[in-house]
């Protein structure tokens, strides 16, 4: 540090995902040890038990034990229960942080001074009485104190009207000391008060009556409306009040390069809570976790009368949850609280325990060992991996186990942890290794099983029979007592851009334009220092990071000390910059003056064409409209024509990428009013300037209300049409509107898709308006202002922009953050309604998009070709018939082939064979091939004869061969081979997969394409070459040109034909000569012709003349057998149809194996209601029938130019004489011939005899450009036999092409594209179904808040006390005073009640759209001129 993913490929923008670190975690799956952390994040739910706060007899009295010393016990008294310990629910707050202040108090502790004198008068405990379940009391009597009360002093000390007033104390024990009061002042803690910081929401804009100030009073330890009564009307808010939601707040902690971003356990500060809500007492300190009183909810005890309680101390339960520990142990250390102290308390803490929760360390041996054992697993079967890895041989012992010594931690003692760390010793490899991945991101491969199934998956996506992606296995690769998954955060994301992004097409410029706050701001100088800089001081707690050191064996962890804490604050300083002042300039702005152009605004006026409608006039049968009608108008006289009139709109030409306006828009002339601009002058003011959040104006068209006004046009809406339908496009009417005026809407693809302003930064060339300036004119030159266009640099993802920037820089405003859902709900605002404007969420995709590339397509465009059309000739579609296909049908009608490019195709030939189908009886190592074991001479083979359709199955007469031994050598005997016979590997398969595949092959096409190297353009895909301009059958050739060249194709070379020459000359041909009526033979001779078949020539636009660029070349002509590729024909680029064939062969996989294998009969591939394709015969006179009849070619026959098939059809003569016929020959019925075991299913021909359909063929639709269509027979091949098919061969031998607009099909350039499986593509939108989240909804349920009223617990304040009281003062006493207490009143005030109101959420019949969803439904709206251009 980046990486996949949008595309056929490319760049960009753009969201998604992913590689990292981190968690108080959880979950699976595994699991040895130790050390240090950490361990209810959920219900601030509820809580059983136990403990967590006491202490002091040296403050007092009683009481109990004990001789006594001493111990013990409730009580009164003192200090402590305001720490210590929990938790975060509230709280947006001076709560917290940070850095300041002044008007306080502070028990206990330190430092100073001073006092500690006199009295008194109760009470608890206890006694006795008595109430009560009980908790707890109640009366009465006794009694003490460091309780309590009076009085004295009181320097300092409070208050003061300054005369005065007012305030203390506690003793104890026994000689020493602990206390006690005041005063001061320190420490320490605590309480207020300020500046600055401190979460989101404007779909929360206004809040607020003790509010805000003030004066008196009060209250408090303090200032203060904190609290009162007057007074005055203030205070806070766009720099976000208030309102809603959320949330304890910091050091710090996780990321991160930082900046930032999230956090807020644990440890430490501070704050807030203690069931809930409210209250105050006590005290130095509390409204008080384990204190009190009052309400309320819950629990639990009751004897129903009343009680008690409060774990968010420490363990624990129960409960919620993904999920969080023992109801241990000690007070041995630290440290708290009480004591004088011993001491006691302490669930603070010190420790152990639990649970890989984290973080660090160790370990699961080590060293040798290849026949690379075995086994697994994969294989090309050769062997590769697992793997030195086991085994095995040595060696070691961290852990383990057992045994023995044993700490520091404490300091003379005292140790919970703990006999723990630690140390020896001894056994003995002995006790210890899983997890998660291996298609790409991303290190890591293969079998097998599975078949769009089961699954996977972070994102891109595997899986539909050969799956590195599922699921097992072997192998690898990571990490390791863990390792993977999950959720959460920060990184990568410069994807919220301060560091560090955009807005012309990608999200994104507000419609505009004047101005409010704000934000920025010209030159020169003097002040001031707020901002800035500089330096000191002061804060910036500890801990954490960081760095350097040291202690635990190392680490982790812990210690000491620096550094760092980028931050407030206080004091001097400096004075460029910014800012505040304040003096002056003038170039930014503005005023003047003078001159100019303009559809720039409003307001009246006035003209002319041209449409409609009215009146008359001519006129007569149509108009009109359309691709073609029709609706409409018209014999009541339309249209067409001429006259006149009415009325309303609009502005021809001029007109122009020309003018003016801030935008919106402004277009006859003609007046009035008015806004801006521009350029010239330089007189004048002195930065007045730029932008603009809010709010204000203005803002096309439609639309809206009121009243007019209405010629044409024209939404709705009628007709006609088209059309499968046409609520549309075409026609024919037509009404809102379109016009006026007023008065609302505020939207627009309101566009330059480009916000405004200022400077900068190459040019060229056109236009507008102005000045100046050369010239006689024409015109030029030069300057500012406005508009185009082209292009440097520069930018840009590219397309493009470029001084009218989209360069470069500043300054302001607005606006963006993936598509969709959403131009939306919902709330507000405005609006008369339309509706506008502010603008979400849920939920769903992994794309959505932008500008460029190569194709590909286009009912886009050019250029060209080609039986493509046209222009001819003949056909098909109709008739019968062949043949082949579907379809039916069948036991089976074997399979393949489906537009072109399947259908007389595989099949160049199914009576059985053939054959792959069916059917029935048969065979199992097999019809055929290789091997292995056994066996076996009366063996192999096999005759009659049985059973059978045949295959077979018996049957068993006769009975062998080879080779090589041995012996009693016509022979017998032993191996061994052939053969058989049994087992076992295997054979076998036209069984499937043509979408696993070679090899063939068709197709687009014999069309001119299809690339490459090296250059050069482009950021890249890719261009360039190959495109242009001519020509060509031809990317064939010339020219041109950032290309220059080569490949594969095209041409040529091959072959055939057409002419010649030369060679050869039998079988040929040619002459002589014989025989034979002939058909034919015989014999010689020759190689001129014809022929055979080798070899050469011949033809190249070579040669004229035009035309063309003088070039390719093209026309035309000579000559020549042939001319411009002389003709045919072999020859098929790169590719493309997952085009055909596994049934021609050849395979991979996959299946069958007494059968999907092999043999046989006998059937079927031949069926037949109908379709279609290919073709034959016709239908007649260009003819049929009879007769005659001459000249080929190919080609086969085992050889053969010898023989043979061999008869050519046409032609010619004659006859028919227009008819279903002397046309036509189907179908039948009879005889036969042939081939073959065999013509029944099912053969081919003869022969008589029968004689159907059909009179030239509907929409449609084929072939041909010459020796060709046509037309006529010949021939082959497979074959027994079977041709109307197929392949060839020759024989007569035509017509027509004007030409390229149209069909089809192609090539090249261009051009749109939302296409790329590629137009047979893409897409849209209702309706149906399923499922989802969601607005609205009568209503309903809950919560939070406000407002106004009711009640008013405790409780403190005030009043009041007629009951009551012991201290103190009067009085002998009664008694009375001073104080007080209870009671009552009284205002506040929790809780609760009653009525409104606002707010959030839940539920809801029913509705509304909105997303998702392999194959519905109806259409075709968009992408191309998308078939009416889109589009707002």
């Nucleotide at each position: 540090a980046g990486a996949g993913u949008u595309u056929g490929a490319u760049c960009c923008u753009g969201g998604c995902u992913c590689a990292g670190a981190a968690c108080g975690a959880a979950c699976g799956c595994u699991g040895g040890c130790g050390g240090c952390a950490g361990g209810c994040u959920u219900a601030a739910c509820a809580c059983a038990u136990g403990c967590a706060a006491g202490u002091c007899g040296a403050a007092c009295g009683c009481c109990c034990c004990g001789c006594a010393a001493g111990g013990g016990g409730a009580g009164u008294g003192g200090c402590a229960g305001a720490c210590g310990g929990g938790u975060g629910a509230g709280u947006a707050a001076c709560g917290c942080g940070u850095g300041g202040g002044a008007a306080u108090c502070u028990a206990c502790c330190g430092u100073a001074c001073c006092c500690u004198a006199c009295g008194g008068a109760a009470u608890a405990a206890c006694g006795c009485a008595u109430g009560g379940a009980a908790a707890c009391g109640u009366g009465u009597g006794c009694u003490a104190a460091u309780a309590c009360c009076g009085u004295a002093u009181a320097c300092g000390c409070c208050c003061u009207u300054c005369g005065g007033g007012g305030g203390a104390a506690a003793g104890a024990u026994u000689u020493a000391u602990c206390g006690g009061g005041g005063u001061a002042u320190g420490a320490u803690g605590a309480g207020c008060c300020c500046g600055c910081g401190u979460u989101g929401g404007a779909u929360u804009a206004g809040c607020u009556a003790g509010u805000u100030g003030g004066u008196g009073g009060g209250g408090u330890a303090a200032a203060g409306g904190c609290c009162u009564a007057c007074c005055a009307a203030g205070g806070c808010g766009a720099c976000g009040a208030u309102c809603c939601a959320u949330a304890g707040c910091c050091g710090g902690g996780c990321u991160g390069a930082g900046a930032g971003g999230u956090u807020g356990a644990a440890c430490g500060g501070c704050c807030a809570c203690a069931c809930u809500g409210g209250a105050a007492c006590u005290g130095a300190g509390a409204c008080a976790c384990g204190g009190u009183c009052c309400a309320g909810a819950c629990u639990c005890c009751u004897a129903c009368g009343g009680g008690a309680g409060g774990c968010a101390g420490c363990a624990g339960u129960g409960g919620g949850g993904a999920a969080u520990c023992u109801u241990g142990c000690g007070c041995a250390a630290u440290g708290g609280g009480g004591g004088a102290a011993a001491c006691c308390c302490u669930g603070a803490c010190g420790c152990a325990g639990c649970g890989a929760c984290g973080c660090c360390g160790c370990g699961u041996g080590g060293a040798g060992g290849a026949u690379g054992a075995a086994g697994g697993u994969c294989u090309u079967c050769g062997g590769g991996u697992u793997g030195u890895a086991a085994a095995c041989u040595c060696c070691u012992u961290u852990u383990g186990u057992a045994g023995g010594g044993g700490a520091a931690a404490a300091u003379a003692a005292u140790g919970a942890u703990g006999g723990u760390a630690c140390c020896c010793u001894a056994c003995g490899a002995a006790u210890a290794a899983g997890c998660c991945a291996c298609g790409g991101c991303u290190a890591a491969c293969u079998c097998u099983g599975u078949g769009c199934c089961a699954g996977c998956a972070g994102c891109c996506g595997c899986g539909g029979u050969a799956a590195g992606a599922c699921a097992g296995a072997g192998g690898u690769g990571g990490c390791g007592a863990g390792c993977g998954u999950u959720g959460u955060u920060c990184g990568g994301a410069a994807u919220u851009a301060c560091u560090g992004g955009g807005c012309u097409u990608a999200a994104a410029g507000g419609g505009c334009g004047a101005g409010u706050a704000g934000g920025c701001g010209g030159u020169a100088g003097g002040g001031c220092a707020a901002g800035u800089c500089c330096a000191a001081g002061g804060u910036g707690g500890a801990a954490u990071c960081c760095u350097a050191u040291g202690g635990c064996u190392c680490a982790a962890c812990c210690a000491u000390a620096g550094a760092a804490u980028u931050g407030c604050c206080u004091u001097g300083g400096a004075a460029a910059c910014u800012g505040c002042u304040u003096u002056a300039c003038u170039u930014g702005a503005g005023u003047c003056a003078g001159u100019g152009a303009g559809g720039g605004g409003a307001g009246g006026g006035c003209a002319g064409a041209a449409u409609u409608c009215c009146u008359g006039g001519u006129g007569u049968a149509g108009c009109g409209g359309u691709g073609a009608a029709a609706u409409g108008c018209g014999u009541a006289g339309a249209u067409a024509u001429c006259a006149g009139g009415a009325g309303g709109a609009a502005g021809g030409c001029c007109u122009g990428u020309g003018g003016c306006g801030a935008a919106g828009g402004c277009g006859g002339c003609c007046c009035u009013c008015u806004g801006g601009c521009a350029c010239u002058g330089g007189a004048c003011u002195g930065a007045c300037g730029c932008u603009g959040a809010g709010g204000c104006g203005c803002g096309a068209a439609a639309g809206c209300g009121u009243g007019g006004g209405u010629a044409g046009c024209a939404a709705a809406c009628a007709g006609g049409a088209u059309u499968a339908g046409a609520u549309a496009c075409c026609c024919u009417g037509g009404u809102a509107g379109u016009c006026c005026a007023c008065g609302c809407c505020c939207u627009a693809a309101a566009c330059g898709g480009u916000g405004g302003g200022c400077a900068u930064u190459a040019g060229g060339u056109g236009u507008a308006g102005g000045g100046c300036u050369c010239g006689u004119u024409a015109g030029g030159g030069u300057u500012c202002u406005g508009u185009g266009c082209c292009g440097a640099a520069g930018g840009g993802a590219a397309a493009c922009c470029a001084u009218u920037a989209a360069a470069u820089g500043c300054c302001c405003c607005g606006c963006c953050u993936g598509g969709g859902g959403a131009a939306u709900a919902c709330g507000g605002c405005c609006g008369c309604a339309a509706g506008g404007u502010u603008g979400a969420a849920a939920c769903u995709c992994a794309a959505a998009g932008g500008a460029a590339u190569u194709g590909a397509c286009g009912g886009g465009g050019g250029c060209c070709c080609g039986c493509a059309c046209a222009a001819g000739c003949g056909g098909u579609g109709g008739a019968g018939c062949a043949u082949g296909u579907g379809g039916u049908u069948u036991a089976a009608u074997u399979c393949g082939a489906c537009g072109c490019u399947a259908c007389g195709c595989g099949a160049a030939g199914a009576a059985c064979c053939u054959u792959a189908c069916c059917u029935g009886g048969g065979c199992u190592u097999g019809a055929c091939a290789u091997g292995u074991u056994a066996g076996u001479g009366g063996u192999a083979a096999g005759a009659a004869c049985c059973c059978g359709a045949a295959a077979g199955g018996g049957g068993g007469a006769u009975g062998a061969c080879u080779c090589c031994g041995a012996c009693u050598u016509u022979g017998u005997u032993g191996g061994a081979g052939a053969g058989c016979u049994a087992a076992c590997a295997c054979a076998g398969g036209u069984g499937c997969u043509g979408c696993a595949u070679g090899g063939c092959u068709g197709u687009c096409g014999u069309c001119a394409g299809c690339u490459c190297g090296u250059g050069c353009c482009g950021u890249g895909a890719g261009g360039u070459g190959u495109u242009g301009g001519g020509u060509u059958a031809a990317g064939u050739c010339c020219c041109g040109c950032a290309a220059c060249g080569a490949g594969c194709g095209c041409a040529a070379c091959c072959c055939u034909u057409a002419u010649u020459c030369u060679c050869u000359g039998u079988u040929g041909c040619u002459c002589c000569g014989g025989a034979g009526c002939g058909a034919u033979u015989c014999g010689g001779a020759g190689c001129u012709c014809u022929c055979u078949g080798a070899g050469g020539a011949a033809a190249c636009u070579g040669c004229c003349a035009g035309c063309g660029a003088u070039g390719a070349g093209c026309u035309g002509g000579a000559g020549g057998a042939a001319g411009g590729u002389g003709u045919g024909g072999a020859u098929g680029a790169c590719g493309u149809c997952a085009a055909g064939u596994c049934c021609u062969c050849a395979u991979g996989g996959c299946c069958c194996u007494u059968a999907c294998g092999g043999g046989u009969u006998g059937g079927g591939c031949u069926a037949c209601a109908c379709a279609c394709g290919u073709g034959c015969u016709a239908c007649a006179a260009u003819g049929g029938u009879a007769g005659u009849g001459a000249c080929a070619a190919u080609g086969g026959g085992u050889u053969a130019a010898u023989c043979c098939c061999a008869a050519a059809a046409a032609g010619c003569u004659a006859u028919c004489u227009c008819a279903g016929u002397u046309c036509g020959g189907a179908u039948u019925g009879g005889g036969g011939u042939c081939u073959g075991c065999a013509a029944c299913u099912c053969g081919a021909c003869c022969c008589c005899a029968u004689g159907a359909a059909g009179u030239c063929g509907g929409a449609a639709u084929c072939g041909c450009u010459a020796g060709u269509a046509a037309u006529c027979g010949c021939g082959u091949a497979a074959c027994a036999g079977c041709a109307u098919g197929a392949c060839g061969c020759g024989g007569u031998g035509a017509a027509u092409a004007c030409g390229u607009u149209c069909c089809c099909g192609g090539g090249c350039c261009u051009u749109g594209u939302a296409c790329a499986c590629a137009c047979c593509g893409c897409c849209c939108g209702u309706c149906a179904c399923a499922c989802c989240a969601u607005g609205g909804g009568a209503a309903u349920u809950g919560g939070a808040u406000c407002c106004a009223c009711c009640c008013g617990a405790a409780g403190g304040c005030g009043g009041u006390g007629c009951g009551c009281c012991a201290a103190c003062c009067a009085g002998c006493a009664a008694u009375g005073g001073a104080g007080g207490c209870a009671g009552c009143c009284g205002a506040c005030c929790a809780c609760g009640g009653u009525g409104g109101g606002u707010u959030c959420a839940g539920u809801g019949a029913c509705u509304g759209g909105g997303g998702u969803g392999a194959a519905g439904u109806c259409g075709u709206a968009a992408c191309a001129a998308g078939g009416u251009a889109a589009c707002c």

The RNA shown here (small-subunit ribosomal RNA) has 1432 nucleotides and comes from an uncultured bacterium. Its Rfam family is "Bacterial small subunit ribosomal RNA". Rfam links the family to the GO terms structural constituent of ribosome and ribosome.